[in-house]
Context: one part of a larger RNA
RNA sequence: UUGGGCAUAAAGCGUCUGUAGGUGACUUUUCAAGUCCGCCGUCAAAUCCUAUGGCUCAACCCUGGACAGGCGGUGGAAACUACCAAGCUCGAGUAUGGUAGGGGCAGAGGGAAUUUCCGGUGGAGUGAUGAAAUGCAUUGAGAUUGGAAAUAACACCAAUGGUGAAAGCACUUUGUUGGGAUGACAAUGACACUGAGAGAUGAAAGCUAGGGGAGCAAAUGGGAUUAUAUACCCCAGUAGUCCUAGCCGCAAACGAUGGAUACUAAGUGCUAUGCGUAUUGACCCACACAGUGUUGUAGCCAACGUGUUAAGUAUCCCUCCUGGGGAGUAUGUUCACAAGAAUGAAACUC
Numbered sequence: 001u002u003g004g005g006c007a008u009a010a011a012g013c014g015u016c017u018g019u020a021g022g023u024g025a026c027u028u029u030u031c032a033a034g035u036c037c038g039c040c041g042u043c044a045a046a047u048c049c050u051a052u053g054g055c056u057c058a059a060c061c062c063u064g065g066a067c068a069g070g071c072g073g074u075g076g077a078a079a080c081u082a083c084c085a086a087g088c089u090c091g092a093g094u095a096u097g098g099u100a101g102g103g104g105c106a107g108a109g110g111g112a113a114u115u116u117c118c119g120g121u122g123g124a125g126u127g128a129u130g131a132a133a134u135g136c137a138u139u140g141a142g143a144u145u146g147g148a149a150a151u152a153a154c155a156c157c158a159a160u161g162g163u164g165a166a167a168g169c170a171c172u173u174u175g176u177u178g179g180g181a182u183g184a185c186a187a188u189g190a191c192a193c194u195g196a197g198a199g200a201u202g203a204a205a206g207c208u209a210g211g212g213g214a215g216c217a218a219a220u221g222g223g224a225u226u227a228u229a230u231a232c233c234c235c236a237g238u239a240g241u242c243c244u245a246g247c248c249g250c251a252a253a254c255g256a257u258g259g260a261u262a263c264u265a266a267g268u269g270c271u272a273u274g275c276g277u278a279u280u281g282a283c284c285c286a287c288a289c290a291g292u293g294u295u296g297u298a299g300c301c302a303a304c305g306u307g308u309u310a311a312g313u314a315u316c317c318c319u320c321c322u323g324g325g326g327a328g329u330a331u332g333u334u335c336a337c338a339a340g341a342a343u344g345a346a347a348c349u350c
Base pairs, nucleotide, nucleotide: 003322004321005320008303012318014201015200016199017198021194022193023192026087027086028085033081034080035077036076037075038074039073040072041071042070043069049065050064051063053061054060091191092188094186096183097182099180103177104176105175106174107173108172109171110154114150115149116148117147118146119145120144121143125136126135162169163168206247207246208245209244210243211242215241216240220236221235222234223233258317259316260315261314262313263312266295267294268293269292270291271290273288274287276285299306300305323350324349325348332343333342334341335340
């Protein structure tokens, strides 16, 4: 490589958009490139296979034939693929009605808590722990009460719930804006799926510049513990955490499960929408579609488990894997302010 695989054994890019490419619904026609059939030419000899034959046999040798196919020419076939032309509506998107939502961005407002500051009351402890000590406190702490300021986060509702491509998103309200599902049916008429490169986005930490700094808290200091204690525990505490503008591009970025389509038992919840029945009523009952859970049949699976949200049955497209270590290392290249990221070996060894 062929093959076989990718939830947990090696292996699904963090996620999306999309170029090239690959693949592609139904009906009729054209054509003959692919496809299929016949014939012709050619593919040196030796070798391989095979049938005789020749060395006394064999190895060896001679003569003939064949296998496996390739390339070219020519004459046909027209089902399938491609092409040409014309259509169709079930795939796909558009318009339309009402609709659910912590989807995004920007503005405004709110209360509880915490800390600090300024007053009042008060007068000896407080705080911490397994127990203590460091710490704070008669220059009046802690407690309680009145006022002011600042910062971050939004109790209950809250859910197995909602929403977003993922990361993620939750006090209230206003503006603006993206997407979804559903119902009727109007027009378009395959416009689709996937997607190498490429682009966009991407928690936390980290970086640059300017703000901000309540609480928490790497580093650091002190107190304990201990044989030691560069820790776990305690008292402090700076970066950081927050905002604005830019970078970084990595996570157990997980459902450890790529995307799309179709098919394949049931039972039972929740969410959104719609229809029927029923009515005072969106009570109940029955159904459809979309999403989200759970139990489970067949099947699959090494087992665990999965099971219409498949890890079942099939088709299409892409990434990736190929014994453990060495090693996600070295080297080179690209990117980055840096930290580093991406790509990514071998010797050697078991």